[in-house]
């Protein structure tokens, strides 16, 4: 020093839900009881992966109006797929540093 993780000891962190706030969103902040959990649930979204959400492109797919043709709705929705983003998400993996000390 790595690793490993006691029904040690001494502390730590707070998911959902509930009031408020910000954002198209995804998610984020506060705050009041609270504990799902966590051995890094510190810290990093500016190394990288996956999720996830926004714009745009490209494909394919649908429906409804009207007798009908052929028109609108329609620069529609929905789905994959690709860029794109100082967008989330670190409690997805990752990166990194770090308390304690039985076996």
């Nucleotide at each position: 020093u790595a690793c490993u993780g006691a029904c040690a000891a001494a502390g730590g962190c707070a998911a959902a839900c509930c009031g408020g706030g910000a954002g198209u969103a995804a998610u984020c902040c506060c705050g009041a009881g609270u504990a799902c959990g966590c051995a890094a649930a510190a810290c990093u979204a500016a190394a990288g992966g996956g999720u996830c959400c926004g714009u745009c492109a490209u494909u394919a797919u649908u429906a409804a109006u009207u007798g009908a043709a052929a028109a609108u709705u329609a620069a529609a929705a929905u789905a994959a797929u690709g860029a794109c983003g100082a967008g989330a998400u670190a409690g997805c993996c990752a990166g990194c540093u770090a308390c304690c000390a039985a076996a």
The prediction has a mean pLDDT of 77. This is a predicted structure of a 103-nucleotide RNA (c-di-GMP-I riboswitch aptamer).